[in-house]
RNA sequence: UGCUUAUACAGAAGAGCGGAGAGAGCGGGCUCAGCGAAACUCUGGCAACCAUCCAUCCGUCAGUUGUGGGAUGGAAAGGUGCCAAAACCCGGCCGGAAACGGAAUUAUAAUAU
Numbered sequence: 001u002g003c004u005u006a007u008a009c010a011g012a013a014g015a016g017c018g019g020a021g022a023g024a025g026c027g028g029g030c031u032c033a034g035c036g037a038a039a040c041u042c043u044g045g046c047a048a049c050c051a052u053c054c055a056u057c058c059g060u061c062a063g064u065u066g067u068g069g070g071a072u073g074g075a076a077a078g079g080u081g082c083c084a085a086a087a088c089c090c091g092g093c094c095g096g097a098a099a100c101g102g103a104a105u106u107a108u109a110a111u112a113u
Stems, first nucleotide, its partner, number of pairs: 001112001004110005013043004021032003026091004044083003049079002052075007061066002087105001093102003
């Protein structure tokens, strides 16, 4: 960033600073907030997308234990991310009587440019 794919009902908070808002956006609700919101900093933690390592299996290449790739499982925590409430809930577009499903949007990761 008018790309692609995956995930989004699990999990994890204290301090400093700051001083009035916050929960992405629009409508409605609800919640959090001077017993101190957001932003920022530090520390701690959560998770496991990528990278790393290990095991098993399947292919590739070389030809007999190596190379590189893939799948599954595991370890650890390097690069990110995250740490009220389901992406807080409902609605907006499509299907459905509804429940619900899908799309869109948003966020994060990895990819592409």
This is a predicted structure of a 113-nucleotide RNA (SAM riboswitch aptamer (S box leader)) from Draconibacterium sp. Of the family's consensus pairs, 90% are formed in the model.